[in-house]
Molecule: Glycine riboswitch aptamer
Organism: uncultured Allosphingosinicella sp.
RNA sequence: GCGCGGGAGAGCGUGGGGGGUUUCGGCCCUUCGCCGCCGAAGGAGCAACCGCCCCGGAAUCUCUCAGGCACAAGGGACCGCGC
Numbered sequence: 001g002c003g004c005g006g007g008a009g010a011g012c013g014u015g016g017g018g019g020g021u022u023u024c025g026g027c028c029c030u031u032c033g034c035c036g037c038c039g040a041a042g043g044a045g046c047a048a049c050c051g052c053c054c055c056g057g058a059a060u061c062u063c064u065c066a067g068g069c070a071c072a073a074g075g076g077a078c079c080g081c082g083c
Stems, first nucleotide, its partner, number of pairs: 001083006011035001013034009036069003042065001043063003049057003
């Protein structure tokens, strides 16, 4: 690196636009904004630590730019097995 398996957290918040549907009460999808929140793609920061040692490599810590926040799907650090 590849294959298989496991794999969390946080809003069914609110307002506007568009579409679909309706028993006209509403419901679903999408998009834009507001507020709140999550950290385990990525990114960034400090630095424990490590090394071929004065130069480098560096996190599950920190920040949330990105990403994500009903179920499902998708993604998913990391772990196990096999090659």